[in-house]
The prediction has a mean pLDDT of 77. This is a predicted structure of an 88-nucleotide RNA (c-di-GMP-I riboswitch aptamer) from Metabacillus litoralis.
Formats: sequence, C1' cells, structure tokens
RNA sequence: CUUCGAUAAUGGCAAACCCAGCGAAAGUUGGUGACGCAAAGCUACGGACCUAAGGAGAAUUUCUUUUUACUUUACUUGAGGUGAACUA
Repeated sequence: CUUCGAUAAUGGCAAACCCAGCGAAAGUUGGUGACGCAAAGCUACGGACCUAAGGAGAAUUUCUUUUUACUUUACUUGAGGUGAACUA
C1' cells in the first nucleotide's frame, strides 16, 4: 500500500480416563487429555452439600474390686479394648 474481516479474527478455561505428588478422608496440585463453556470469567451477597484425622463420648466388652445373688442376678472402684450421635 492492497485485499479479506463481526456469519470475522485472535485468545481463554478444561469433564471423564490414565500417570505422579500431597491428605486419615472429603479432596487437592502437576502432567496427559478435551466432554463441554460467553461463562464452566471477575466482584459482592445469600443458600445447599461432602469429609471427621483430632476433639467428644452414647453403647458394648476384658481384667480388677465392693456388696448382693447362688448356678449366676443386680451394683461399686480402678485400668484398658472397640466405638454411635455431635463437632471445621
């Protein structure tokens, strides 16, 4: 400079599967990979849900112990085992 262009162009995210790391779990991070997404982008507010390691401790059980009972009942003390609800 010319031509094309919004029915365009250039980008973004990444489901499942698989691999690796982390986690008790829910899950999460990275890689691989694209089912899809104009939000499956951002901000604010509201609602719902998952997990329970730790905490908590119903219940149950073993040993011990007190009284009772007497063929095995009820209760007391202490130490353990398993461990429901609930809890971010």

The model forms 100% of the base pairs in the Rfam consensus. The source organism's lineage runs through Bacteria, Bacillota, Bacilli, Bacillaceae and Metabacillus.